[in-house]
Context: one part of a larger RNA
RNA sequence: CUUGCAGUAAGACGGAAAGACCCUAGAUCCUUUACUCUAUUCUUAUAUUGUAGAAGUUGAUUAUUAUGCAGAAUAAGUGGGAGUUAUUAUACAAACAUGAGAUACCACUUAAUAUUUUAAUAUUCUACUAAUUUAUAAACCAAGUUGUUGUAAAGACCGUAUAAGAGAGAGAGUUUACUUGGGACGAGUACCUCCUAAAAUGUAACGGAGGUGUACGAAGGUAAACAACAAUUAUUUAGUAAAAUAAUGAAGCAUGCAAUGGUAUAAGUUUGCUUGACAAAUAGAUUAAUAAAUCAAAUUGGGACGCAAGUCGGUCAUAGUGACCCGAUAUUAAAGCGUGGAAUUAAUAUCGUUCAACAGAUAAAAGGAACUCUAGGGAUAACAGAUUCAUCGUGACUGAGAGUCCUUAUUGACGUCACGGUUUGAUACCUCGAUGUCGACUCAUCUUAUCCUGAAAUUGAAGUAGAUUUCAAGGGUCUAGUUGUUCGCUAGUUAAAAAGGUACGUGAGUUGGGUUCAGAACGUCGUGAGACAGUUCGGUCCCUAUCUACUGCAAG
Numbered sequence: 001c002u003u004g005c006a007g008u009a010a011g012a013c014g015g016a017a018a019g020a021c022c023c024u025a026g027a028u029c030c031u032u033u034a035c036u037c038u039a040u041u042c043u044u045a046u047a048u049u050g051u052a053g054a055a056g057u058u059g060a061u062u063a064u065u066a067u068g069c070a071g072a073a074u075a076a077g078u079g080g081g082a083g084u085u086a087u088u089a090u091a092c093a094a095a096c097a098u099g100a101g102a103u104a105c106c107a108c109u110u111a112a113u114a115u116u117u118u119a120a121u122a123u124u125c126u127a128c129u130a131a132u133u134u135a136u137a138a139a140c141c142a143a144g145u146u147g148u149u150g151u152a153a154a155g156a157c158c159g160u161a162u163a164a165g166a167g168a169g170a171g172a173g174u175u176u177a178c179u180u181g182g183g184a185c186g187a188g189u190a191c192c193u194c195c196u197a198a199a200a201u202g203u204a205a206c207g208g209a210g211g212u213g214u215a216c217g218a219a220g221g222u223a224a225a226c227a228a229c230a231a232u233u234a235u236u237u238a239g240u241a242a243a244a245u246a247a248u249g250a251a252g253c254a255u256g257c258a259a260u261g262g263u264a265u266a267a268g269u270u271u272g273c274u275u276g277a278c279a280a281a282u283a284g285a286u287u288a289a290u291a292a293a294u295c296a297a298a299u300u301g302g303g304a305c306g307c308a309a310g311u312c313g314g315u316c317a318u319a320g321u322g323a324c325c326c327g328a329u330a331u332u333a334a335a336g337c338g339u340g341g342a343a344u345u346a347a348u349a350u351c352g353u354u355c356a357a358c359a360g361a362u363a364a365a366a367g368g369a370a371c372u373c374u375a376g377g378g379a380u381a382a383c384a385g386a387u388u389c390a391u392c393g394u395g396a397c398u399g400a401g402a403g404u405c406c407u408u409a410u411u412g413a414c415g416u417c418a419c420g421g422u423u424u425g426a427u428a429c430c431u432c433g434a435u436g437u438c439g440a441c442u443c444a445u446c447u448u449a450u451c452c453u454g455a456a457a458u459u460g461a462a463g464u465a466g467a468u469u470u471c472a473a474g475g476g477u478c479u480a481g482u483u484g485u486u487c488g489c490u491a492g493u494u495a496a497a498a499a500g501g502u503a504c505g506u507g508a509g510u511u512g513g514g515u516u517c518a519g520a521a522c523g524u525c526g527u528g529a530g531a532c533a534g535u536u537c538g539g540u541c542c543c544u545a546u547c548u549a550c551u552g553c554a555a556g
Base pairs, nucleotide, nucleotide: 001556002555003554004553005552006551007550008549010548011547012546014543015542022377023376024375025374026373027372028369029368030367031366034174035173036172037171038170041166042165043164044163045162046161047160048159050128051127052126053125054124055123057120058119059118060117062114063113064112065111066110073103076109077108078107079106080105083092084091132154133153134152135151136150138149139148140147141144177189178188179187186206190212191211192210193209194208195207213358214256215315216314220274221273222272223271224270225269226268229252231248232247233246234245235244236243237242254263255262257320259318260317261316278301279300280299284295285294286293290359303312304311305310326352327351328350329349330348331347332346334345335344384431385429386427387426388425390424392420393419394418395417396416397415401411402410438513439511440510441509443505444502445501446500447499448498451476452475453474454471455470456469457468458467459466478492479491480490481489482488519537520536521535522534523532524531525530
C1' cells in the first nucleotide's frame, strides 16, 4: 500500500416527516356593546269570540258652594242695568258709605262638590254555557294511543292565525384595507410649494422642510392718481411709544394665507363709476396610459368703465378637492303604451359624500386561536454561516499634562491611523419538500493577544518583592456553596486558577434542569374569546452504519 474482519460515530449541510416557529394567501372553530338576519320569549291589536249583571269613567242636564283688610257683610269673575217683585202693602236695589272692584234683576264664564236621567265607548269585577281546552267510567261502531254520546273540571280566559313592536351570539352567514429594510406596535394614504434632481422636461425612499380642505359683493371690472414702498440718519413736539419736517433710498416693503417664482409701465397703495364673478357656440395648443386637468385667438348677443385707443368670460401665478349610481329642487314649444290627462321618463341648471384608505368594493361589518389546519415562501423573521465593523477588543502615531527637575521608568488628555472578527447591532446572500436551540457531562483539537513554569531588556532595579516590554504554545492551568444557568457572588486552596476559535466544538455521543405545544393556577391586561422576553407545578429525545474518516487485528 491492497484486501478482509471487528469496532467508533467526526462528515456525507446523513435517514425519517412538501417546518408545527415566522410571514403571505386561505380555511375552520371560538368571542363580543362588529354588520345583517333567524328561532325561542314577551307586549299590544284583530279574528276564532257568545249570554247576563254590577261598579267605575267621560260628556250633557239640574242644584249647591267660592270668607285678606275696610265695608251692614262670606264681594268667585265679566257684560247689560234703573229699576225688580206684587192687586196694594211690602221687600230688595239705586242714591249715600266702604273698597282695587258694588250688590236688585237678566245673561254668560271659571273652579269644586252632589244628585237624577240619558248617551257613549272602553276598563274592572262577577255569574252563565254553547265555541274552545283537559281528564275519564260506561255505551255505540266505521274498532281508533286521535271518533261519537255522556260525566267531571275549566271557560270566552287559554290556545291558534295574522300584523306591529321589544328583546335576542341560543343559532346562522360574513367582514375585519394596504404600504412596511420580516411582521406586530407606531406612522402614513388626496392636493400645493421648495430641496434631494446630476444647469431642458421628468425622476425614488418610512429622504429633508413647510402648507391646504378656504377667503373676498370687494380683496372683482374699468378709468385715473401715487417719491406718500420699507429702512436709516438729522431736527422738532410731550418721553423710548406715536406724529411732523428734511436727506439718502431699485425694493431690503407690500401681495388675505405656506413656499417658490414674479411684480415700480407696477400684479403694491388710493379715489370715482360699476357688476364681464356675462349668455351661446368653438379654432388651435400644453400636459397626458385612460379618465381627467390647463391655456386660448376669432364670431354672435346684450352690457360696464373710459374723451379715445381700448380693457373686461373673477382675484399676481401655482393648493382650497371627489368619478359613476341613487335621490331632491327649479325650468323646458321634449316623450306620454287606444284618445285627452296623469303617473313616469328625458334635457338644462343647482343641491346631497372627512365615499380623507381622497380612481371612491356594500345602503350596511370588530376581534381571538398555545386546540388548531391547508397551500406556499429561504421572494420574509428567530439559530448558525456569510458580508460589514457603527459598537466591541487589541495595537501604533502624536505628546498637553502628571511624574521634585525630566514627554516616552511609569502614566498619558484632545486628535489621527490600522488590525482582529470572541460582544451588541446592520444587511437579508445559502438553507422553511427541516442546517435540532441554552447549560451540564464525555472526548477533545487549534490560536497566542502568555495566567504559571522557561530565556532576556529597561527601570524612578541597593537586596527581597515588584513594574513595563521582548522571545517562547513543551507542559500545566483547582475544589466546594447558591442558581437551569453561561456569567457572577461567596468560601478554601494553588506555581497558576490565561483569553479565545472550532455551526456561541461536540444530542445518527449522553442528559433535558431552562427556553418553546397540548393540562392547571396566580398577578396584570381585555366586555369577552383570550394574552403576557411576568410567575408557578407537570410534560414521549427515533435511527440494525452504505460511503468517507479514524482505531485494532489478520493475510498478501